[in-house]
RNA sequence: UGGCUAGUAGCUCAACGGUAGAGCAAUCGACUGUUAAUCGAUGGGUUGUAGGUUCGAAUCCUACCUGGCCAG
Numbered sequence: 001u002g003g004c005u006a007g008u009a010g011c012u013c014a015a016c017g018g019u020a021g022a023g024c025a026a027u028c029g030a031c032u033g034u035u036a037a038u039c040g041a042u043g044g045g046u047u048g049u050a051g052g053u054u055c056g057a058a059u060c061c062u063a064c065c066u067g068g069c070c071a072g
Base pairs, nucleotide, nucleotide: 001071002070003069004068005067006066007065010024011023012022013021018055026042027041028040029039030038048064049063050062051061052060
């Protein structure tokens, strides 16, 4: 320098172009001699950044940023 790939909640990951979810973690509650375990509920998101296409974009297109792999 070129090619491929990944970036979504605190962490690990989902999500045919049509209301962004799950598990764990956190908070609150139930359970009890107390913790732990178990059960229930709640909160938490500029979907890496900036544009474009579209009635509508996490998803499609372009550029850029960061990590990984390959080639030179």

Predicted 3D model of a 72-nucleotide RNA (transfer RNA) from a Candidatus Doudnabacteria bacterium. Its Rfam family is "tRNA". By type it is a transfer RNA. Model confidence (mean pLDDT): 81 of 100.